[in-house]
RNA sequence: GGGUCCGUGGCUCAACCAGGUAGAGCACUCGGCUUUUAACCGAUUGAUUGCGGGUUCAAAUCCCGUCGGACCCA
Numbered sequence: 001g002g003g004u005c006c007g008u009g010g011c012u013c014a015a016c017c018a019g020g021u022a023g024a025g026c027a028c029u030c031g032g033c034u035u036u037u038a039a040c041c042g043a044u045u046g047a048u049u050g051c052g053g054g055u056u057c058a059a060a061u062c063c064c065g066u067c068g069g070a071c072c073c074a
Stems, first nucleotide, its partner, number of pairs: 001073007010026004020057001029043004050066005
């Protein structure tokens, strides 16, 4: 230098191909249960999707650029 893949709540991931209310588990907070803790049960909070731009009525999703990471080729 060229190529492929990954980046989404505090953490691990799904949704992307085929555009249409951003979800799950864990965690945090509150409550129940328990002598207490843990476990278990119920409820709540939290991400405009790495960043910028474009297309579209509508973008996490499609297109372009860019940043970071992993791997391959040279």
Transfer RNA from a Nanobdellota archaeon, 74 nucleotides, folded computationally. Its mean pLDDT, the model's own confidence on a scale to 100, is 81. It matches the Rfam family "tRNA". By type it is a transfer RNA.